The prediction has a mean pLDDT of 85. Large-subunit ribosomal RNA, domain II from a candidate division LCP-89 bacterium, 682 nucleotides, folded computationally. It was read from a public genome assembly. Its Rfam family is "Bacterial large subunit ribosomal RNA".

[in-house]
Context: one part of a larger RNA
RNA sequence: GCUGGCGAGUUGCUCGUCCGUAGCAAGGAUAAGGCUCUCAGAGCCCGAUCCGUAGCGAAAGCAAGUCUGAAUAGGGCGAUAAGUUACUGGCGGCAGACGCGAAGCCGGGUGAUCUACCCAUGGCCAGGUUGAAGCGCAGGUAAAACUGCGUGGAGGACCGAACCAGUUGACGUUGAAAAGUCAUUGGAUGAGUUGUGGGUAGGGGUGAAAGGCCAAUCAAACCCGGAGAUAGCUCGUACUCCCCGAAAUAGCUUUAGGGCUAGCCUCGCGUGAUGUAUACCGGAGGUAGAGCACUGAAAGGAAUAGGGCCCUCAAAAGGGUACCGACCCCUAUCAAACUCCGAAUGCCGGAUAUAUUAACGUGGGAGUCAGGCUAUGGGAGAUAAGUUUCAUAGCCGAGAGGGAAACAACCCAGAUCGACAGCUAAGGUCCCCAAGUGUGACUUAAGUGAUAAAGGAUGUGAAAGGACCAAGACAACCAGGAGGUUGGCUUAGAAGCAGCCAUCCCUUUAAAGAGUGCGUAAUAGCUCACUGGUCAAGUCGUUUUGCGCCGAAAAUUGUCGGGACUAAAGUCACCACCGAAGCUUCGAGUUGUCCGUAAGGACAGCGGUAGGGGAGCAUUCCGUGCACCUGCGAAGGUUAUCCGUGAGGAUGGCUGGAGGAGACGGAAGAGCAUAUGCCAGC
Numbered sequence: 001g002c003u004g005g006c007g008a009g010u011u012g013c014u015c016g017u018c019c020g021u022a023g024c025a026a027g028g029a030u031a032a033g034g035c036u037c038u039c040a041g042a043g044c045c046c047g048a049u050c051c052g053u054a055g056c057g058a059a060a061g062c063a064a065g066u067c068u069g070a071a072u073a074g075g076g077c078g079a080u081a082a083g084u085u086a087c088u089g090g091c092g093g094c095a096g097a098c099g100c101g102a103a104g105c106c107g108g109g110u111g112a113u114c115u116a117c118c119c120a121u122g123g124c125c126a127g128g129u130u131g132a133a134g135c136g137c138a139g140g141u142a143a144a145a146c147u148g149c150g151u152g153g154a155g156g157a158c159c160g161a162a163c164c165a166g167u168u169g170a171c172g173u174u175g176a177a178a179a180g181u182c183a184u185u186g187g188a189u190g191a192g193u194u195g196u197g198g199g200u201a202g203g204g205g206u207g208a209a210a211g212g213c214c215a216a217u218c219a220a221a222c223c224c225g226g227a228g229a230u231a232g233c234u235c236g237u238a239c240u241c242c243c244c245g246a247a248a249u250a251g252c253u254u255u256a257g258g259g260c261u262a263g264c265c266u267c268g269c270g271u272g273a274u275g276u277a278u279a280c281c282g283g284a285g286g287u288a289g290a291g292c293a294c295u296g297a298a299a300g301g302a303a304u305a306g307g308g309c310c311c312u313c314a315a316a317a318g319g320g321u322a323c324c325g326a327c328c329c330c331u332a333u334c335a336a337a338c339u340c341c342g343a344a345u346g347c348c349g350g351a352u353a354u355a356u357u358a359a360c361g362u363g364g365g366a367g368u369c370a371g372g373c374u375a376u377g378g379g380a381g382a383u384a385a386g387u388u389u390c391a392u393a394g395c396c397g398a399g400a401g402g403g404a405a406a407c408a409a410c411c412c413a414g415a416u417c418g419a420c421a422g423c424u425a426a427g428g429u430c431c432c433c434a435a436g437u438g439u440g441a442c443u444u445a446a447g448u449g450a451u452a453a454a455g456g457a458u459g460u461g462a463a464a465g466g467a468c469c470a471a472g473a474c475a476a477c478c479a480g481g482a483g484g485u486u487g488g489c490u491u492a493g494a495a496g497c498a499g500c501c502a503u504c505c506c507u508u509u510a511a512a513g514a515g516u517g518c519g520u521a522a523u524a525g526c527u528c529a530c531u532g533g534u535c536a537a538g539u540c541g542u543u544u545u546g547c548g549c550c551g552a553a554a555a556u557u558g559u560c561g562g563g564a565c566u567a568a569a570g571u572c573a574c575c576a577c578c579g580a581a582g583c584u585u586c587g588a589g590u591u592g593u594c595c596g597u598a599a600g601g602a603c604a605g606c607g608g609u610a611g612g613g614g615a616g617c618a619u620u621c622c623g624u625g626c627a628c629c630u631g632c633g634a635a636g637g638u639u640a641u642c643c644g645u646g647a648g649g650a651u652g653g654c655u656g657g658a659g660g661a662g663a664c665g666g667a668a669g670a671g672c673a674u675a676u677g678c679c680a681g682c
């Protein structure tokens, strides 16, 4: 892991409450006990007691009233509705209270054969090295000190086996081993190591101290008990069909993943059109927008108080100002916490009409209190987030089907069941792949289509308006492009062309700037504007717009879903078809309402998690009941067929070898796939 078996809302209560059924009813019922009998039971007796029949007040007490009060006022609570007993069922309470699950707390005991420390008494430490003190001799000294040579054999001394330890690495990691092996390493006469016996015990011991160790267990051992501790947490919680069907919000909460009440769901009873939508009418309002009349912000100008600075001045006064600048005025603006204004929606109310089917009250039972995405209006954030927080709507949640390649939420559309029938929606119609290689007109050349911006560009289509043009345009080519003059100034120089000034002067002209660019040290030189000629018919700007181009970089070939496509891309118009569990058709079931005596019919429904309600199937045992089946083969097993919407049921074959149903009732240890469930087998 699989299979089989076991496995979770139960039981008690002289507790509560509600529905149902039954008895009696202004009453109802007895408990314990007793008596009788056909004795685990039934019938009868007994009325303690309980509930109800009257309330109000703290009470005395009064009473359909009473309390408060000075009150005959007002107010509070009452007076109008039948209860009670038994039983089943729903829910609640107290109990372990649906099942399994802690870490822990407390009590009484058991442990120092492991290990920590201690006590008593024993054992053990190959071999090698170093050579302290002391002592001796010699030197040395006044004597010492001191020096040398010997002797000596100290040491938490040195090297290194046993022994003790466990440094580093590898291996091992379902190991050979619940801590090892191999290599390497530390100590190895010491605070050494070890045997035996003994001691210290759980908030206690012991600890050269690591919260270490106290029997593979230690921030409080182990065993049994309190004990089914508690678990607002996790997991699991078992047959079928039918009807309805949520919530993820508000308030409060040592509350935030838990509760309580309300909201939303369901079932019963009651009221009886009171509900909802649209049209119409009447209202409140300060949003969007807009505006600047208020409050503030804020650009430019004009004009002008006041101030600064300068001049003048004994003071006062005065003058100037390329400084600052209120109010007013002109032009142009901004605002969630501005408003002279001001919608659309929405909201409240109302008679009527149309459509529709709710609505309200009350009682029983819930679940829900982590919501999510999309669109729109805002806040927070960065006009970030598959972000967060509100509001309105839709959907998912709890919604299947078709489309979007795949894809809870997007688009279409709400699945009672069946059909080898039809029509459509979104979306599609070359092939994969159902349906057009459809029609007409146009665009695109980029594989754009089949990602993206600022910005850039003689890509190309359409449109508007302008300029020039057979008195010859645009482009090209030929020719001219001059004189005063090197304008004045500046400058070493400045001559069209460093710079400044004048600002374009005059002349000759077909035309030619006191000069457009290159160039020179400065001249020179080339060129342009401008003009003539050749040629010959359109040329050149601007603006709007359609479709394209560049901008365009990501890590293992690429790609529009793929193949492929120049339409099978894009735009406009049109026709046809495909396409869903939508709609229609035919058949069937079921729920509700209505009609009907009934049979039946008509109409409307029948997605569904939590959850509410209804109806059933099966299992075990019991009763009716020794009445039925059964060795001519029960139960069980297995297989086939049939019946039922389903849980299930029936029959036949084989197996099996002794018990077992059906019907109508009753009672439950009453249904398993999951609890890393428990036991067994594989």
Stems, first nucleotide, its partner, number of pairs: 001682006011095003015092004020087005027051003033045005055062002065077004098236002101233001105226006116200009125190001127159003130155001134151006163187003168183004202218001204214003239616006249262005263368002265365007275356005280350004289341001290339002295335003299331003306324002308321004371396010401412003416588004421584003427578003430563003436575001438574006449565001455550002459547006466540003476534005482507003487501003513528001517526002589606007617671001619668006628660002636655008